[in-house]
RNA sequence: CCUCGAUAAGGGCAAACCGGUCGAAAGGCCGGGGCGCAAAGCCAUGGGCCGACGACCGUCGGUCGCCAGGCUGCCGAA
Numbered sequence: 001c002c003u004c005g006a007u008a009a010g011g012g013c014a015a016a017c018c019g020g021u022c023g024a025a026a027g028g029c030c031g032g033g034g035c036g037c038a039a040a041g042c043c044a045u046g047g048g049c050c051g052a053c054g055a056c057c058g059u060c061g062g063u064c065g066c067c068a069g070g071c072u073g074c075c076g077a078a
Stems, first nucleotide, its partner, number of pairs: 004076002012037002017032006035065001041071003045068003048063006
């Protein structure tokens, strides 16, 4: 350094739900709250799913804590 991920150390993030707020909605943000997560950090590129519009093809929006892929990262047992 690469792979890998432990009854290690220091920590990190934060599901459902509740309150507030933005949005037509899906859903986002803030606070509380912890289901869990070794990338549950970032990216909407491919697929899936969700919402809206549309006569159909489709278009717009969302979800990275659905999967795949890309980029980056703490620690160091076997």
Background:
Predicted 3D model of a 78-nucleotide RNA (c-di-GMP-I riboswitch aptamer) from a Planctomycetota bacterium. It matches the Rfam family "c-di-GMP-I riboswitch aptamer". Its family is annotated with cyclic-di-GMP binding in the Gene Ontology. For this family Rfam cites "Identification of 22 candidate structured RNAs in bacteria using the CMfinder comparative genomics pipeline" (Weinberg et al., Nucleic Acids Res, 2007). The sequence was found by an Rfam model in a public genome assembly.